[in-house]
This is a predicted structure of a 543-nucleotide part of an RNA (small-subunit ribosomal RNA, 5' domain) from a metagenome. The coordinates come from a structure-prediction model, not an experiment, and the mean pLDDT is 83. It matches the Rfam family "Bacterial small subunit ribosomal RNA".

Context: one part of a larger RNA
């Protein structure tokens, strides 16, 4: 001089754009934050309204309606959001390798989807418990569950060729061994029954396997990554073999023998402190210094530990299990986890609302309509930052009053002000008034494919209709009036910018030299005057 996620101190008009728990990964009221799907199954209300019976207590029937709210299924819940405590390691970064590996969902392609059984919720009945949550017993269906058929390019075993980079890769032969679910629409061409409809036929959504793609994960390596040597020696699964297990897989990953080995002044091992980059910040650069928002990658979820489930798990908002804390308890026993939004206590110099919408983006389920989404888009509050723009423009001299200096003559505030003439930005009112929306659906219509079919179902085209939280907001257009909008810091050198009174080594100034003891341009205060400006200083911090 720059720069910040700052803070404080005076002082403060506006909008954009950005940004805001850095300290106690400290405790946490409340409410939301992961559902969804009836086109995968069984089942299945009630208020309210309408009618009719009534002994006037009530009762039946239809709607409500196959809706609610629950059960099984299946898909998602491993994203998306938060954080930085751990970590000095293949965490990261970068550049390799998998002939050592896996991948739901999505995409192409090829095969296929026969034919049976047995349960169990839900419910009903009993019954335990304060609760929290069960127990027995009977019923039911499924795309839940379990046999069988069938089947190969899978996979196991074998034998041959081929080719590589050692383990092995690719192809042929043989012999064994693995699977499935159904649900929706339409139709009458074949079959069957026969106006018509099916178990027939299409057609869409599923299911099985095999294969290659893609997405996404795993795994090893070179090299790069902070101080300490007032840390010199470190290590027994330790370093290699052989066999076994274990994983998707490679591997002491993990066991049993056998060998006696690995590492290290080129800084092992130990301490400390640190999430890592892309970036940012400063600098001519070279470097130094930092990792706040945004992006990537990791790690973590009150503290340790563990596994189950799955295509996948550090499983925030899942499960046992011990550990502290907090709440209920009928004292027997249960209940939780905000480092998701937004709030709340502490502590601290010091960081927002318990807001609007799912209108856009994007994700989850669903065939769609749609639902869910504190992701996300918006508004709120804060000069915190960065940019803009206002607080007014012109003419006005007997230099007015006044205030301050003073040789007393006058100088300065000073064209400032009054006072006349103009403007209308911002803020204030009043009238208009947006992009951001483009689809899905759904209505017409034209066509192409599927098919037996003009039917259903898919895809194109045109055309119409529907959606907007922000927000009556940007923006426009008037309307009225200079009126509502200027502080701060300094002025002895450094370093622009001087006098006067007060004080008298006091009081007090201070970045660094230094002022101040009676004429202080250096200290209060006044005038004046430089700076900068809705900000100015001042403290921190970094270069």
């Nucleotide at each position: 001089g720059a720069a910040c996620g700052a803070a404080c101190g005076c002082u403060g008009g506006c909008g954009g754009c950005g940004u805001g728990g850095a300290u106690u990964a400290g405790g946490c009221a409340u409410g939301c934050a992961a559902g969804u799907c009836g086109a995968a199954c069984g089942a299945g209300a009630a208020a309210g309204c309408g009618c009719c019976c009534u002994u006037c207590g009530g009762g039946g029937c239809g709607u409500u309606a196959g809706u609610a709210a629950a059960g099984u299924g299946g898909c998602g819940a491993a994203c998306g959001g938060g954080u930085g405590a751990g970590u000095a390691a293949c965490g990261c970064g970068u550049g390799g390798g998998a002939a050592a590996c896996c991948u739901g969902c999505u995409c192409u392609u090829g095969a296929g989807u026969g034919g049976g059984g047995g349960a169990u919720a839900a419910c009903a009945g009993c019954u335990c418990u304060a609760a929290c949550g069960g127990g027995c017993u009977g019923c039911u269906a499924a795309u839940a569950c379990c046999g069988c058929a069938u089947g190969a390019u899978g996979c196991a075993g074998u034998g041959g060729a081929u080719c590589g980079c050692a383990u092995g890769u690719u192809c042929c032969g043989c012999u064994g061994u693995u699977a499935a679910a159904g649900g929706g629409g339409g139709c009458c061409u074949c079959u069957u029954c026969a106006u018509g409809a099916a178990a027939g036929c299409u057609u869409c959504c599923g299911c099985u396997u095999a294969a290659g793609a893609u997405u996404g994960g795993u795994c090893c390596c070179g090299c790069g990554u902070c101080c300490u040597a007032u840390u010199a020696g470190c290590u027994u699964g330790u370093u290699g073999g052989u066999g076994g297990g274990g994983u998707a897989a490679c591997g002491g990953c993990c066991u049993a023998c056998c060998a006696a080995g690995g590492c290290g002044a080129c800084g092992a091992u130990g301490g400390g402190u640190a999430g890592c980059c892309g970036g940012c910040u400063u600098g001519a650069g070279a470097g130094a210094g930092u990792g706040g928002u945004c992006g990537g990658c990791c790690a973590c979820a009150c503290u340790g530990g563990g596994a189950c489930u799955g295509a996948g798990a550090u499983a925030c908002g899942g499960c046992c299990c011990a550990g502290a804390c907090u709440c209920c308890u009928a004292c027997g026993g249960g209940a939780g986890g905000c480092a998701g939004c937004a709030g709340u206590c502490g502590a601290g110099a010091g960081g927002c609302u318990u807001c609007g919408g799912c209108a856009a983006u994007g994700g989850g389920g669903g065939a769609a309509a749609c639902c869910c989404u504190g992701a996300c888009c918006g508004a709120g509050c804060g000069a915190c930052g960065c940019c803009g723009c206002g607080u007014g423009g012109g003419u006005g001299a007997u230099g007015a009053a006044g205030a301050u200096c003073c040789u007393u003559g006058g100088a300065u505030c000073g064209u400032a002000a009054a006072a006349c003439c103009c403007u209308g930005u911002c803020a204030g009112g009043u009238g208009g008034g947006a992009u951001g929306a483009a689809a899905c659906c759904c209505c017409a219509u034209u066509u192409g494919g599927u098919u037996a079919a003009u039917a259903c179902c898919c895809g194109a085209g045109u055309g119409g209709a529907u959606u907007g939280a922000c927000a009556g907001u940007a923006c426009c257009a008037c309307c009225a009036g200079a009126g509502g909008a200027a502080g701060c810091u300094c002025c002895g050198g450094c370093u622009a910018a001087c006098u006067c009174c007060g004080u008298g080594c006091c009081a007090g100034c201070a970045g660094c030299c230094g002022c101040g003891g009676u004429a202080a341009c250096a200290c209060g205060g006044g005038g004046g005057g430089a700076g900068c400006a809705a900000g100015c200083g001042u403290u921190g911090u970094u270069c």